[in-house]
RNA sequence: GGAGAAGAUUGGGCGGUCGCUGGUCCGUUGCAUGGGCUGGAGGAAAGUCCGAGCUCCGCAGGGCAGGAUGGUCGCUAACGGCGACUGGGGGCGACCCUAAGGAAAGUGCCACAGAGAAUAGACCGCCCCGGCCAGCUAUGCUGAUCGGGGUAAGGGUGAAACGGCGAGGUAAGAGCUCACCAGUUUCCCGGGUGACCGGGAAAGCUAGGCAAACCCCAUUCGGAGCAAGACCAAAUAGGAGAACGCUUGAGAGUGGCCCGCUCGAUGUUCUCGGGUAGCGUCGCAUGAGGCGGCAGGCAACUGCCGUCCCAGAGGAAUGAUCGCCGCCCUCCGGGCGUCUCUGGAGGGAACAGAACUCGGCUUACAGAUCUUCUCCGAUG
RNA sequence: GCGCCUGUAGCUCAGCUGGAUAGAGCAACGGACUUCUAAUCCGUGGGUCGAGAGUUCGAAUCCCUCCAGGCGUA
Numbered sequence: 001g002g003a004g005a006a007g008a009u010u011g012g013g014c015g016g017u018c019g020c021u022g023g024u025c026c027g028u029u030g031c032a033u034g035g036g037c038u039g040g041a042g043g044a045a046a047g048u049c050c051g052a053g054c055u056c057c058g059c060a061g062g063g064c065a066g067g068a069u070g071g072u073c074g075c076u077a078a079c080g081g082c083g084a085c086u087g088g089g090g091g092c093g094a095c096c097c098u099a100a101g102g103a104a105a106g107u108g109c110c111a112c113a114g115a116g117a118a119u120a121g122a123c124c125g126c127c128c129c130g131g132c133c134a135g136c137u138a139u140g141c142u143g144a145u146c147g148g149g150g151u152a153a154g155g156g157u158g159a160a161a162c163g164g165c166g167a168g169g170u171a172a173g174a175g176c177u178c179a180c181c182a183g184u185u186u187c188c189c190g191g192g193u194g195a196c197c198g199g200g201a202a203a204g205c206u207a208g209g210c211a212a213a214c215c216c217c218a219u220u221c222g223g224a225g226c227a228a229g230a231c232c233a234a235a236u237a238g239g240a241g242a243a244c245g246c247u248u249g250a251g252a253g254u255g256g257c258c259c260g261c262u263c264g265a266u267g268u269u270c271u272c273g274g275g276u277a278g279c280g281u282c283g284c285a286u287g288a289g290g291c292g293g294c295a296g297g298c299a300a301c302u303g304c305c306g307u308c309c310c311a312g313a314g315g316a317a318u319g320a321u322c323g324c325c326g327c328c329c330u331c332c333g334g335g336c337g338u339c340u341c342u343g344g345a346g347g348g349a350a351c352a353g354a355a356c357u358c359g360g361c362u363u364a365c366a367g368a369u370c371u372u373c374u375c376c377g378a379u380g
Numbered sequence: 381g382c383g384c385c386u387g388u389a390g391c392u393c394a395g396c397u398g399g400a401u402a403g404a405g406c407a408a409c410g411g412a413c414u415u416c417u418a419a420u421c422c423g424u425g426g427g428u429c430g431a432g433a434g435u436u437c438g439a440a441u442c443c444c445u446c447c448a449g450g451c452g453u454a
Base pairs, nucleotide, nucleotide: 001376002375003374004373005372006371007370008369009368010367012325013324014323015322016321017320018319020040021039022038023037024036025035026034027033028032042351046362047361049360050359051358052357053356054225055224056223057222061259062258063257064256066221067220068219069218070217071085072084073083074082075081086100087098088097089096090095101216102215106214107213108210109209110208123155124154125151126150127149128148129147130146131145133143134142135141136140163181164180166178167177168176182206184203185202186201187200188199189198190197191196229282230281231280232278239272240271241270242269243268244267251263252262253261289308290307291306292305293304294303295302296301327348328347329346330345331344332343333342334341381453382452383451384450385449386448387447390406391405392404393403399437408424409423410422411421412420430446431445432444434442
């Protein structure tokens, strides 16, 4: 100098004018309105993909069905999140990716091609036997053809062909036998909390892939959601009809179903008809909270101390405009031969906006900055 | 807020229990017929299967994340 890898931060600043909105104080008896002071979007407020808090369903009980997750250990309120590690894959490397239990429980699928695709399979080839024909150096040998059989070494097909190489063996072959190697299962030793790693022995000679196909195993999940829910205010009335039932239980209690549990006779359900419902209050802003320091831990994270209070609308505020400065780009100039510095003019600045609240994930994002590391080249 | 559906040619739809060169009708274009047009007949082109990753030998189809549109409900 070039090419990369990982991580972090930021998301323009100041001022003037005109507005919007929460709180508080003051003025007016009050409704309401005016003035002063003060607070007023984000790293993702988003998507709503997970997990919780909170609230109601009597309890959140059992079973079935259904969903989710799936290496190990840890973190956490919890998680499908995060951290560290293990196995597998990729990269020269920094480093990255990984839904990663079970295919020797069962069922299913494996198109086309190919002889054969999972209880493997004879198309070519190789070998043996028999018939027939031909040739020759003629009781035999060779070749062609037909029929029967053996063979998974070789060819060919395919994403995948039922361990690999070699030797023995054989008519030809074959784990048929043997040595070595790979893999599986079981056992033993050592290391590790563990996934697993290293080493050794035996067995049978070998077991294809797909579970993001059904399924099996393990773990886990009650349902609904702030329009949850609570309170005030307003209204209250009764009536008509139908069905079911009165303790041997109609029906209800928000559950996918059943059981259990509770309520239940002046009962329950349905239909018709009638009345009332507010610019209401709370939930709703002190929280698994932010920032800083110290300590523990590889880390995620945790503990202690100090300090701060930081939006709260309800068709939904947080805006508009002007000036100066800063950043980037283009054009015209200047100092000089470039980098660089400087003057003027013009233009640009993203993704996006709280709605009960948190912890994550995912996605979008102009520009700027910083830290650590790897590889290559050159020079010393 | 919660629950659910759809996206395939210019338009309307099949295919989505994995294996086709992704198909049909209408439309478009060319030709035939006709004096010309319509109708009819023959032929042709046209697709990132909404986007991106993944599983698999193989993905329109299975899984995940986004994008766009729509429906129901209180």
Predicted 3D model of RNase P RNA and transfer RNA as a complex of 454 nucleotides. Its mean pLDDT, the model's own confidence on a scale to 100, is 78.